[in-house]
c-di-GMP-I riboswitch aptamer from an Alphaproteobacteria bacterium, 81 nucleotides, folded computationally.
RNA sequence: UCCUCGAAACGGCAAACCGUCGGUGACGGCGGGACGCAAAGCGACCGGCCUUGGUCACACCAAGGCGGCGGCGCCAUCGAA
Numbered sequence: 001u002c003c004u005c006g007a008a009a010c011g012g013c014a015a016a017c018c019g020u021c022g023g024u025g026a027c028g029g030c031g032g033g034a035c036g037c038a039a040a041g042c043g044a045c046c047g048g049c050c051u052u053g054g055u056c057a058c059a060c061c062a063a064g065g066c067g068g069c070g071g072c073g074c075c076a077u078c079g080a081a
Base pairs, nucleotide, nucleotide: 005079006078012037013036017032018031019030020029021028022027035068041074042073043072045071046070047069048066049065050064051063052062053061054060
């Protein structure tokens, strides 16, 4: 120095819920608020779930959403065992 790992320290992020704005909707932005998080930083590539439309319905197709569902990829703070 790097990989793995996650004690400690400096800090960081922010669930539910509430207010407000946008959206048909899933949901997202901002403010409050903390359930939690060592990647709860970034990315829709794969799977999964959710929404809208097509379809009598299922299946299927199309367009979206969720990164705090899992995998995977990229970047990153600190340094005990």
The coordinates come from a structure-prediction model, not an experiment, and the mean pLDDT is 85. Taxonomically the source falls in Alphaproteobacteria (Bacteria, Pseudomonadati, Pseudomonadota). The sequence was found by an Rfam model in a public genome assembly. Of the family's consensus pairs, 100% are formed in the model.